[in-house]
């Protein structure tokens, strides 16, 4: 450089996609409650619009195209 696979989702690890129906979970993080204090435990609560564009479709993280950016194989 070319060709084929896998990935990409809240601060972090990852589920959800095959079967479209409007995004979830642990862990963090703040609040509060236990505690003389912390931790651990128990409650709420913020936080992603799904790596990017562009069809489709009422309706797209999920289908299709293009494309970026990481790992892995194979060829020059």
């Nucleotide at each position: 450089u070319c060709g084929g696979g896998g990935c990409g989702u809240g601060g972090c690890u990852c589920a959800g996609c095959c079967u479209g129906g409007u995004a979830g979970a642990g862990c963090g993080u703040u609040c509060g409650g236990u505690u003389c204090g912390g931790g651990a435990c128990c409650g709420a609560a913020a936080g992603g619009u799904c790596g990017g564009a562009g069809g489709u479709u009422c309706a797209a993280a999920u289908c299709c195209u293009c494309u970026c950016g990481c790992c892995c194989c194979g060829a020059u």
A computed fold for a 76-nucleotide RNA from Dissulfurispira thermophila, annotated as transfer RNA. RNAcentral holds the sequence, with entries from ENA. Its Rfam family is "tRNA". Rfam classes the family as a transfer RNA. Rfam's curators write: Transfer RNA (tRNA) molecules are approximately 80 nucleotides in length. The organism belongs to Dissulfurispira, within Bacteria.